[in-house]
C1' cells in the first nucleotide's frame, strides 16, 4: 500500500401461536407533503421505511346455534356473529432458513 474477510437496521420465505376483516378494513399499486433509519466511528442517494391527506383495482363463503317470524309434515326468512372449516398477496409475537452496510472514507480480522 495491495489482497482477503467478519459483523448492524432490516428484507424474503417457512412453522407454530395469538388477532382482524369476509357489512371489506388490510394488503398489493400510485400521486403529493412530512419524518426517520441505514455494520464499530464519519458522510449518505434516484435505494428502504414510517405517518398525513388522495387516485386507480379489488374479494368466498360454508355448516351449526340461539332469539324472533311465516308455517305446523318438514321446511323457509330475518335477526344475533356465539361455535366450528375455509376464504384474505390479512396484522402481531416466537422460532428455522435465506439474503443482507445503494455506495464512499476510516476502522477491526486474517495471510504473507
Nucleotide at each position: 500500500a495491495a489482497c482477503a474477510g467478519a459483523g448492524u437496521a432490516g428484507a424474503g420465505c417457512u412453522a407454530c401461536g395469538a388477532g382482524c376483516g369476509u357489512u371489506a378494513a388490510g394488503u398489493g399499486c400510485u400521486g403529493c407533503c412530512g419524518g426517520a433509519a441505514c455494520g464499530g466511528g464519519g458522510a449518505g442517494u434516484u435505494g428502504u421505511c414510517c405517518g398525513g391527506c388522495g387516485g386507480a383495482c379489488g374479494a368466498a363463503a360454508a355448516a351449526g346455534u340461539a332469539a324472533g317470524g311465516c308455517g305446523u309434515g318438514c321446511g323457509c326468512c330475518u335477526u344475533g356473529c356465539c361455535u366450528u372449516u375455509g376464504c384474505g398477496g390479512u396484522u402481531c409475537g416466537u422460532g428455522a432458513c435465506u439474503c443482507g452496510c445503494a455506495u464512499c472514507c476510516c476502522g477491526c480480522u486474517g495471510a504473507a
Predicted 3D model of a 112-nucleotide RNA (THF (Tetrahydrofolate) riboswitch aptamer). Rfam family: THF (Tetrahydrofolate) riboswitch aptamer. On this family, see Ames et al., Chem Biol 2010: "A eubacterial riboswitch class that senses the coenzyme tetrahydrofolate". Rfam's curators write: Tetrahydrofolate (THF) riboswitch was first reported for Ames et al. as an RNA motif in 5' untranslated (5'-UTR)regions of folate transport and biosynthesis genes in Firmicutes genomes.